This is a predicted structure of an 89-nucleotide RNA (c-di-GMP-I riboswitch aptamer) from a soil metagenome.
[in-house]
RNA sequence: GAUAAGGGCAAACCCGUCGAAAGGCGGGGGCGCAAAGCCACGAGGCUAAAGGGAGCAAACGGGUUCCCCAUGCUAGUCGGGUUACCGAA
Numbered sequence: 001g002a003u004a005a006g007g008g009c010a011a012a013c014c015c016g017u018c019g020a021a022a023g024g025c026g027g028g029g030g031c032g033c034a035a036a037g038c039c040a041c042g043a044g045g046c047u048a049a050a051g052g053g054a055g056c057a058a059a060c061g062g063g064u065u066c067c068c069c070a071u072g073c074u075a076g077u078c079g080g081g082u083u084a085c086c087g088a089a
Stems, first nucleotide, its partner, number of pairs: 001086001008033002013028006031076001037082003041079003044074003051068006
């Protein structure tokens, strides 16, 4: 970063599967991407199992609603680190 060349990845959605969920993985599928390759270091966002708090219900029962919380997730949210094909202006 080009109306180049060879290509690469794969959104939504569907099916299967793992997970409490967010989401991940596999197959199909292509919205798009010059790093939409890789890495949770910083920020943002998502989820809230376990844990904590409040209410409701109930009366020997352990139910239900809401709030907080990442140790979980997101690299196709941004920044950062790192690796890489081609070689016109």
RNAcentral holds the sequence, with entries from MGnify.